[in-house]
This record gives sequence, C1' cells and structure tokens, in this order.
RNA sequence: CCAGACGGCUGGGCGGUCGCCCUCUUUUCCGCAAGGGGAGGGGGGAGGAAAGUCCGGGCUCCACGGUGACAAGGCGGCGGGUAACGCCCGCCGGGGGCAACCCCAGGGAAAGCGCCACAGAAAGCAAACCGCCCUUUUUGGUCGCAAGGCCUUAGGGCAAGGGUGAAAGGGUGGGGUAAGAGCCCACCGCGGACCGGGCAACCGGGACGGCAUGGCAAGCCCCGCCUGGAGCAAGACCGAAUAGGGAUGUCGCGCCGGCCGCAAGGCCGGCAGGCCGUCGCCGGCUGAAGGCAUCCGGGUAGGUCGCGAGAACCGUCCGGCAACGGGCGGUCCAGAGGAAUGAUCGCCGCGUCCUUUCGCGCAAGCGAGAGGGCUGCACAGAACCCGGCUUACAGGCCGUCUGGUCCC
RNA sequence: AGGGAGAUGGUCUAAUGGUAUGACAACGGCCUUUGAAGCCGUCCGGUGCGGGUUCGAGUCCUGCUCUCCCUA
Repeated sequence: CCAGACGGCUGGGCGGUCGCCCUCUUUUCCGCAAGGGGAGGGGGGAGGAAAGUCCGGGCUCCACGGUGACAAGGCGGCGGGUAACGCCCGCCGGGGGCAACCCCAGGGAAAGCGCCACAGAAAGCAAACCGCCCUUUUUGGUCGCAAGGCCUUAGGGCAAGGGUGAAAGGGUGGGGUAAGAGCCCACCGCGGACCGGGCAACCGGGACGGCAUGGCAAGCCCCGCCUGGAGCAAGACCGAAUAGGGAUGUCGCGCCGGCCGCAAGGCCGGCAGGCCGUCGCCGGCUGAAGGCAUCCGGGUAGGUCGCGAGAACCGUCCGGCAACGGGCGGUCCAGAGGAAUGAUCGCCGCGUCCUUUCGCGCAAGCGAGAGGGCUGCACAGAACCCGGCUUACAGGCCGUCUGGUCCC
Repeated sequence: AGGGAGAUGGUCUAAUGGUAUGACAACGGCCUUUGAAGCCGUCCGGUGCGGGUUCGAGUCCUGCUCUCCCUA
C1' cells in the first nucleotide's frame, strides 16, 4: 500500500429572527373566594434504533389452601451472569475459511407409530437384473475320432464387479475360496466394560465385540425443564347536567247516606274531583297514582393521580478470562392532550453537477486548487416503564487482528 | 391494546414433503361473406422477499414486507 476479519463511537456545526410543549418564578388584571386571563424572566425538551411488538420482567387488578397429575404452549450441549429470558459471556462438539474469524433449533432414531417420490432386482424382518461360480446324476443343440469345449434350459451357491439412487447392511490391503463373503488377519472407522483428566459438556487410552444398530423428531412422539389470567382503555380518587333509584316533608284530603264500635276510627254505596284508554259517548281504576321541595347513594361526561430518583446516568477503584458484580464520589435528564421539539436567513462542513488552472500520464483518467449552481444532509418521532432480540440507516472517525506485495 | 387468516401466470384457483393443476384472458389455425360463439393448438411462473431443516420445500421452521378480518 492492497484485500479482509472483529469491536466501538458519531448521526451535521455556530450565530440571528420568529414560533411550539412542560416546569419554576416575578408582575398585573378579573373575582368575596376558589380560581382564571395577560405580560416578562430562568430551566428543560426524542433515539440508537424512540420502529416491529418477537421474547423476558417491573407495576396494577382479577382468580387462587398446599402438593401432585393431566391438557395446551414454549425451551433443549455444559458451566456461569441476570430481577428474568428464547438474551449475554466462557467452554465443549460439529461444519466453513490459507488465516484473523464466522455459522449451528446442538436431548432421544436398540419405547412405539409413520414417511423415504422417480429410478432400481431390492428402500428396511433387505434383496438378486446383468454378472461370477458349481452340477460326479439338469434339458436341448452344436463342434470333435475321443477327452472335452461352446451356446441354451433347469437346480443350487455368491454378493466381489457393473448398473440405479440422496441413501444399497463398514473402508483399504492381504490371506482364503469353485466363485465369494468379517469367513480369517493387519490398519482405519463404529460400539465399548473399565482406567486417567475435567465442576460439567467432553477429551485421552482401552480389554472385548467381529459389524449387529440407514436417514427424517423445524412428522407424530418420548425424556427433562419453564409457564395462573389480563393488561396504563391496568387501576385509584373526586365527580356534574339530564334521566332513573331511595328517604322525608307537603299538595292531592270534599259532601251525603247506611252499618260496626264507648271512642279514635274502620267498612260499604252514591255524587263531585283526579288518573288511564278514547275525537267523543262511555268504560276502568282511585284515596292511591301523581306533582313539588329538600336530602342520600350508584354510575356516566369530565377532572386529578398512576407518570418518571430509576434493575438510572457519569467518573473512579476493586473482584472476575468475560458477561457481570461491589464500593466511593458526583448529576437530575421530555413527559403534556392524539400529542410539542419547528420554520427561515447567514457562514462553515459533507455530498453532487458544471466551468477553469496546475501537476503526473501516450491516452482514458487520477491528484491538488479556485469560482459558480443544486438547496441535497441517512434511517426515522417518546405515549406506563425497564432488560433483550430483530429490522432500517447517507456519511464520517477510532482501535485490535489476519493474508499478500514492496522497502529497510 | 389483544387475537386470527392469507400472498401461486394478466385474473380466479388446485396441489399427502416428490415433474406446480384447471378455467378465463392473450396469440395462431379451422369454421363464417365478416364478427361473435364453437372446435384444435400454442404461449405466459419457479409459488411475496431472505435464511434454515431435508436427498428433495408452494407445503415444515424462522426473520421481514404487504393485504384482509375479528374483539374492546
């Protein structure tokens, strides 16, 4: 210098003018007061993801005597961290890369069920198409004097070779055999009592077994572990108007006759009145219905709280490989209502386009400088809060490491 | 806030983990004087995007994108 791996930071800057939200404060006006309005001043005002709402918690209400089981859902190497997690750290095993480093849903396939298309003889209790080999007593044919050979048929042996497939019941070499075969042997692979190391996953060795046990559990399933439900529209407090509920008071509450009773009063009938139905006649009900006033309680609208001093941030020291934990010191940092954090101008930075100058180069072009234009500045906007994950993101900066090339 | 379903030629749709099906449309031919209808044939995709499991994925798992529906 080129190519790459990993980790971290940043997310336009400064100033002027005009505004927005929250909060504190001064002053003034209205009001008896509670309180409300105006003006001025001070302070604070988005993010690394505020996003997706995918996990885990805090908080709140509901349910619940304890324990266990079942169902449903989730998780899954081991150890640690944490409030907790499906997150993070370290390690183990497997895979990829020359390397730095990266990736893995990484328990169980000898508990059971299921699936393995096409091709192929055979796909799960393995099997035999071509092939190889045997028949002293296989059939037919042919050649030959004969011994016998060749083709074919039948019976049997084999699984080495060919062929199919993603996958064919260990691999290579040797022995052995009619031909073959873990049939036997050596090495490798697999299983493996046991021994050594490690907290553990696991690693190293390994008598013995002669190979039995193909793959799929992100198919059902089995094993182990975890989980009560709902969500700030949770929930708590205050609480109108109107309607409805309840209590008390008052109005409605008059007349005549008869009966009972000592009386207070009660009952029956009629009239008037009231209410309901009806255009009305009329019918029914009736001392209640209903009207009014005061008070009470529930809930609605609305208001207040919940609502940000926290698993907080910054600095430093200690423990730990690390995730993280602890001590000390300091800081206070949006929270409002469908919801503010903006607009504009100037200068600078970055980007891009045009013109031009200089240098290098044959050229394409590259590098440096000057002037002008574009107005361009990523992804994106808190809504109860926090820890993670995932996804989006222009440009810039820093650190560690790997490979290659050149120079010393 | 809580929950559910889906995405397959231009359109509608089918598909046990095993060559992605059919209809309409389009194009060409036959028929007809011509057009329509009818008949015959052809073409159009790799299943919304990325990754994984598997010999093999439209289908199973996972992360995104978009659409629709239900409850309060």